[in-house]
Context: one part of a larger RNA
RNA sequence: CUGGGUGUAAAGGGAGCGUAGACGGCAAGGCAAGUCUGAAGUGAAAGCCCGCAGCUCAACUGCGGGACUGCUUUGGAAACUGUUUAGCUAGAGUGCAGGAGGGGCAGGCGGAAUUCCUAGUGUAGCGGGUGAAAUGCGUAGAUAUUAGGAGGAACCCCGGUGGCGAAGGCGGCCUGUUGGACCUGUAAACUGACGUUGAGGCUCGAAAGCGUGGGGAGCAAACAGGAUUAGAUACCCUGGUAGUCCACGCCGUAAACGAUGAAUAACUAGGUGUCGGUGAGCAAAGCUGAUCGGUGCCGCAGCAAACGCAAUAAGUAUUCCACCUGGGGAGUACGUUCGCAAGAAUGAAACUC
Numbered sequence: 001c002u003g004g005g006u007g008u009a010a011a012g013g014g015a016g017c018g019u020a021g022a023c024g025g026c027a028a029g030g031c032a033a034g035u036c037u038g039a040a041g042u043g044a045a046a047g048c049c050c051g052c053a054g055c056u057c058a059a060c061u062g063c064g065g066g067a068c069u070g071c072u073u074u075g076g077a078a079a080c081u082g083u084u085u086a087g088c089u090a091g092a093g094u095g096c097a098g099g100a101g102g103g104g105c106a107g108g109c110g111g112a113a114u115u116c117c118u119a120g121u122g123u124a125g126c127g128g129g130u131g132a133a134a135u136g137c138g139u140a141g142a143u144a145u146u147a148g149g150a151g152g153a154a155c156c157c158c159g160g161u162g163g164c165g166a167a168g169g170c171g172g173c174c175u176g177u178u179g180g181a182c183c184u185g186u187a188a189a190c191u192g193a194c195g196u197u198g199a200g201g202c203u204c205g206a207a208a209g210c211g212u213g214g215g216g217a218g219c220a221a222a223c224a225g226g227a228u229u230a231g232a233u234a235c236c237c238u239g240g241u242a243g244u245c246c247a248c249g250c251c252g253u254a255a256a257c258g259a260u261g262a263a264u265a266a267c268u269a270g271g272u273g274u275c276g277g278u279g280a281g282c283a284a285a286g287c288u289g290a291u292c293g294g295u296g297c298c299g300c301a302g303c304a305a306a307c308g309c310a311a312u313a314a315g316u317a318u319u320c321c322a323c324c325u326g327g328g329g330a331g332u333a334c335g336u337u338c339g340c341a342a343g344a345a346u347g348a349a350a351c352u353c
Base pairs, nucleotide, nucleotide: 003325004324005323006322007307008306012321014204015203016202017201021197022196023195025088026087028085029084030083031082033081034080035077036076037075038074039073040072041071042070048066049065050064051063052062053061054060091194092191093190094187095186096185097184098183099182103178104177105176106175107174108173109172110155115150116149117148118147119146120145121144125137126136163170164169209250210249211248212247213246214245218244219243223239224238225237226236261320262319263318264317266316267315270298271297272296273295274294275293276292277291278290280288281287282286302309303308326353327352328351335346336345337344338343
């Protein structure tokens, strides 16, 4: 390389958009590049294969035949691929109406709680945690309680194996603006294969971290102190700075997980919840049954090493991409690209078992 694989054994890119490429619906005509077929030329000799023969045999050698799977030229075929012409509507998409949603962005508003400040009442303790304490706060009046004020961050209940988003993620209320999906009806008199995937590329991307400027209530790496302990650079306690928050710009990584790439009106028993839509029956809040799209559980066939998966497949198939190929060395070294840095991406070998 091939083959075989990628939920958990090595292996799915963090996610999307999309270039080249690869693959691609139904039916008709043309062409003939691929494809199939005929002929001719060439495919040196030796070698190879088959047969016969010559050295006593064999090796070796000679003769004849085959093969040399290829290339070139030319005649033909038209099912498939390709290409072209003119079409079709089942794929894909578009318009209108209605409903669902923590989807994004911007602005405004609200209450509870913590902390702090001021004032009143009031007096000797408070606080904290444990197996037990201490550090700490407090007679300069704390804790408690009442009233007022400041400021920042997060939004109790509802809340749900519930919703939305490509992923990361998204939750108080209101307004503005904006993206996507689903269902049903209609346009059956819209477009007409416009599709799928996607190397490179571009964009998005939790937390932490970085730069500049703000902000800073609570929490809290580092740090300090008190304990514990043989020690205690910890677990526990009292404090506490970066940070957490905002704006702009970087970083580009996570157990970025469903450890499971995307797609197909594809095919393949059922049962039972729930969310959004539609239409039907019953007199009815409601109930029953149907259907499309999501989200769960159980379960057959099948698959699987087993665990388990099972119409949301890890089943049966097809297309495209990514990745794996014994453990360690090592996601290291070197080189390169990117980055302010931290570092990220790419990514070996010697050696060893």
The prediction has a mean pLDDT of 84. Predicted 3D model of a 353-nucleotide part of an RNA (small-subunit ribosomal RNA, central domain) from an uncultured bacterium. The RNAcentral record of the full RNA draws on ENA, Greengenes and SILVA.